[in-house]
Context: one part of a larger RNA
RNA sequence: UCCGGCGAGUUACUGCUCACGUGCAAGGCUAAGCCGCUCUGCGGCGGAGCCACAGCGAAAGCGAGUCCUGUAACGAGGGCGAGUGAAGUACGUGGGCGUAGACCCGAAGCCAGGGCGAUCUACCCAUGAGCAGGGUGAAGCUGGGGUAACACCCAGUGGAGGCCCGAACCGGUGUGGGUUGAAAACCGCUCGGAUGACUUGUGGGUAGGGGUGAAAGGCCAAUCAAGCCUGGAGAUAGCUGGUUCUCCCCGAAAUCUAUUGAGGUAGAGCCUCGCAGCAUGUUCGCAGGAGGUAGAGCGACUGGAUGGGCGCGGGCGGCGAGAAGCCGUACCAACCCCAACCAAACUCCGAAUGCCUGACGAAUGGACUGCGGGAGGCAGUCGCUGAGCGAUAAUGUCCAGCGGCGAGAGGGAAAGAACCCAGAGCCACCGCUAAGGCCCCAAAGUGGCCGCUGAGUAUAGCGAAGGAUGUGUUCGUGCCGUGACAACUGGGAGGUUGGCUUAGAAGCAGCCAUUCCUUUAAAGAGUGCGUAAUAGCUCACCAGUCCAGCGUGAACGCGCCGAGAAUGGUCGGGAUUAAGCGGCCCGCCGAAGCGUGGCCUUGACUCUUUGAGUCAGGGGUAGGGGAGCGUUCUGGGAGCGACGAAGGGCCCGGGGAACCGUUGGCCUGGAGCGACCAGAAGUGAGGAUGCCGGA
Numbered sequence: 001u002c003c004g005g006c007g008a009g010u011u012a013c014u015g016c017u018c019a020c021g022u023g024c025a026a027g028g029c030u031a032a033g034c035c036g037c038u039c040u041g042c043g044g045c046g047g048a049g050c051c052a053c054a055g056c057g058a059a060a061g062c063g064a065g066u067c068c069u070g071u072a073a074c075g076a077g078g079g080c081g082a083g084u085g086a087a088g089u090a091c092g093u094g095g096g097c098g099u100a101g102a103c104c105c106g107a108a109g110c111c112a113g114g115g116c117g118a119u120c121u122a123c124c125c126a127u128g129a130g131c132a133g134g135g136u137g138a139a140g141c142u143g144g145g146g147u148a149a150c151a152c153c154c155a156g157u158g159g160a161g162g163c164c165c166g167a168a169c170c171g172g173u174g175u176g177g178g179u180u181g182a183a184a185a186c187c188g189c190u191c192g193g194a195u196g197a198c199u200u201g202u203g204g205g206u207a208g209g210g211g212u213g214a215a216a217g218g219c220c221a222a223u224c225a226a227g228c229c230u231g232g233a234g235a236u237a238g239c240u241g242g243u244u245c246u247c248c249c250c251g252a253a254a255u256c257u258a259u260u261g262a263g264g265u266a267g268a269g270c271c272u273c274g275c276a277g278c279a280u281g282u283u284c285g286c287a288g289g290a291g292g293u294a295g296a297g298c299g300a301c302u303g304g305a306u307g308g309g310c311g312c313g314g315g316c317g318g319c320g321a322g323a324a325g326c327c328g329u330a331c332c333a334a335c336c337c338c339a340a341c342c343a344a345a346c347u348c349c350g351a352a353u354g355c356c357u358g359a360c361g362a363a364u365g366g367a368c369u370g371c372g373g374g375a376g377g378c379a380g381u382c383g384c385u386g387a388g389c390g391a392u393a394a395u396g397u398c399c400a401g402c403g404g405c406g407a408g409a410g411g412g413a414a415a416g417a418a419c420c421c422a423g424a425g426c427c428a429c430c431g432c433u434a435a436g437g438c439c440c441c442a443a444a445g446u447g448g449c450c451g452c453u454g455a456g457u458a459u460a461g462c463g464a465a466g467g468a469u470g471u472g473u474u475c476g477u478g479c480c481g482u483g484a485c486a487a488c489u490g491g492g493a494g495g496u497u498g499g500c501u502u503a504g505a506a507g508c509a510g511c512c513a514u515u516c517c518u519u520u521a522a523a524g525a526g527u528g529c530g531u532a533a534u535a536g537c538u539c540a541c542c543a544g545u546c547c548a549g550c551g552u553g554a555a556c557g558c559g560c561c562g563a564g565a566a567u568g569g570u571c572g573g574g575a576u577u578a579a580g581c582g583g584c585c586c587g588c589c590g591a592a593g594c595g596u597g598g599c600c601u602u603g604a605c606u607c608u609u610u611g612a613g614u615c616a617g618g619g620g621u622a623g624g625g626g627a628g629c630g631u632u633c634u635g636g637g638a639g640c641g642a643c644g645a646a647g648g649g650c651c652c653g654g655g656g657a658a659c660c661g662u663u664g665g666c667c668u669g670g671a672g673c674g675a676c677c678a679g680a681a682g683u684g685a686g687g688a689u690g691c692c693g694g695a
Stems, first nucleotide, its partner, number of pairs: 001695006011100003015097010027051003033045005055062002065080004103242002106239001110232003114229003122206009131196001133165003136161001140157006169193003174189004208224001210220003245628006255268005270376001271374007281364005286358004295349001296347002302343003306339004313332002315329005380405007388397002410421003425599004430595003436589003439574003445586001447585006458576002466561002470558010487545005493518003498512003524539001528537002600618008629684001631681006639673002647668005652661003
C1' cells in the first nucleotide's frame, strides 16, 4: 500500500418544548398495589396523586381582578391578568432541548490511609578480595665533623607520601568511524587515576512529595521537576481528525450587539418547514419632499498662503543736551488696495446618484407581514467605484456601494477560484448567436476599400523624465527670379594702438562710452581661435559664380534612443512586412446561452380527474424539508427447496436512484430460503497517522 471483517447521534426520565396521530373533553389520566385469565402478556379494580379549570403579589393576602408609585384616604396613572371565535389531558411516533460519558477516537495531567520495586543506580552497614614493575628517598637511627652545651653540617642507614612513571583494575579527554549501528551509548587512536576521599565480591538497609545525592534536578530496573502497576475513569479537551444507502424541492453566512470575548458562545440579521394574515413587498413611471457630498467659491465667514502698492507700529542709522522732536531706511510689517491661490473637521453657493412619502399608473413574485419548529453562520476573498491608514507601496489594511468566487459547471483570456461572455434537469451525427476569433497547429476571410509603420515596432502582458534634421498629416510666420538658403572665389578698409587701467592692454584680461566719424559694393571702436603685447587665422557684413525654393515655430499620428539579473530562448508555437497599427464595410466560426424535437420531474391552475393540458420552474457547499431503497430479527402470511435452499463465480434482463429478477442461464455449494402486510433495530463504510487478520 492493497484485500476481508469490525468501526461513530444511542438509551433512560409519571423531564421540558413543538408538530402529527388516536381517545375522552371543562375536564383528562391513573401510580404502586390487588383480582381474574388463554400468563414475556391481556382484561378489570385501584382517584392516592398529577395537569387543566384564575389571576396578581416577595409575602401576609385579596380575587375577575391584583400589585406598584403616590395619598390622611380615594381617584387618576403604570405592570401582569380577565373580559367566551374559551381547551385541555393521556398515550403513541417524530424534531429539538435538559440531566446523565450522551456521536466516536485522542491528551499532557490530577488524586488514592491500594499495591510492586534499591538483582540497574545513589548513599550507608557488615564481612571478604585486588593493586606487575620502575622511580623519588621525609622523620627517625648510626658514624664522623662541630658547639661551653645545644643548634648545625657531612656520609651511611631507613623507607614516609590523598608522592612520580606505568600494566592489571577503575575511568571517559580529544578526535575519526558508527547514526534503518555489530551495539536503544559501541569500535579505533589518544587521554585521566592507578596505596587511595582507591577499586571490587557477597549479604543487608533507606521507597515515591518519599529515599539517596562531594549538588547535575543527578539517580531510584533502557522511565524521573515527583517511579511503575491498578483504581477514581468512558477525567476534562470552547482543540484536531473521522462520522457509512438513494432520489426530489428550497437554499445561507463569514455582519451587528454582548461576552475573562476575540478560531468559543448568546440574541438579532440572512436559510428552511408549518400555520395564519391578506395586497401589504419589489422595480419602473409620475407627483411631493429632506439633504450639504462632487464641483465651485471665498470682495460671504473661519483659518492658511504668494508677489506687488500704500504704510499704522516696531528695528536700525543720523541730527539733537534730550526719555522731546525731526529726518533717512533695497530691514520686519498690521489695516486697506491690486493680482493669483488653498481647506476632512471653511461655505455666499451647489449637482448627478441615492434616500423618504404617495388612498396614483404599469409590471412582477417560492414577493411581503406575524407566530411557531429546525438550522447553519458570526476566520471570508478578489474585481470595479468612493474614502481613511500606508509611501496618491503591497495578492497590504480598514469602511461604504455594486458584482463575482465562496456554494458555479460551460465558452474566451496558451495555462489561470476572483477578469470578459454566460447561470448546466436528461437526450439529439439539428439551427442562431455572446465574449472572443477567422494564414497553419485549430472551427471560420490568405475578405473589400482608405491611410500609417520599416522599428520584427508589433501580433494580450511593463516602462518614465529626458533626448534626436526618423517619417506622415495639419496650422502659423520670415526670406526669395530686383536671385533667397548652402557651397566656392574675392573683399572685410581709414581716423585708431578709441579713452581709462596696466609692466604691456594694439577689435578680442578688465573698466567706460547714445560704441563716433570717414572712405565705401561692404566692413563691429569687433563673433571666436591666437600673441608677453603685436602679428596671424576667422566671423559679422559686401560683391561675384550658381540656381529654386530656403529657414523657423506649434499641434497631432506611427516609430527611434533612454532599456538592467543570475540553468536556453521565443508573440501559446510555427511564423508574419501584413498574418502589424488606425478607420469604414460585408460574410462566417464560436458556449451546457437562445431556438427546435423528444423525455423526466416540482409548483399553481384547468379539465372530458386517476391521467391529460396550460403556465412558470428544476447549478448548488453549510443547512432545512419531502419521498424512497436495502440489511438483521419478530408477528401475520402465498409459496420455494436434495429433481438442490442460502452463500460464491461468470453472464443476461429490468428500473428514475438506492436496487430488483417474484417463471433468467451455466458452474460451485450442500440445507435452508421467503413474495406481500406490519413491527423492532447492535441497520448501510473509503477515509478517523482507525482496530484485528491476511497478502
Large-subunit ribosomal RNA, domain II from a soil metagenome, 695 nucleotides, folded computationally. Its Rfam family is "Bacterial large subunit ribosomal RNA". The coordinates come from a structure-prediction model, not an experiment, and the mean pLDDT is 84. The RNAcentral record of the full RNA draws on MGnify.